[in-house]
RNA sequence: GCCGCCGUAACUCAGGGGUAGAGUACUCCCUUGGUAAGGGAGAAGUCGUGAGUUCAAAUCUCACCGGCGGCACCA
Numbered sequence: 001g002c003c004g005c006c007g008u009a010a011c012u013c014a015g016g017g018g019u020a021g022a023g024u025a026c027u028c029c030c031u032u033g034g035u036a037a038g039g040g041a042g043a044a045g046u047c048g049u050g051a052g053u054u055c056a057a058a059u060c061u062c063a064c065c066g067g068c069g070g071c072a073c074c075a
Base pairs, nucleotide, nucleotide: 001071002070003069004068005067006066007065010024011023012022013021018055026042027041028040029039030038048064049063050062051061052060
């Protein structure tokens, strides 16, 4: 340099046009003499950035940024 995959909650991931969810973690409550375990409730997101298409974009298209892998080149 070229190609491919990935980027969504603190972490690990789902969701692939109709406006975002799960598990873990976190906060509060119940239970206990007190923990752990268990149960209930809750908070937490510019969906990597920008633009385009669309009535509507996390989802489709383009560019860029970052991560991983493969190939090539130089030494």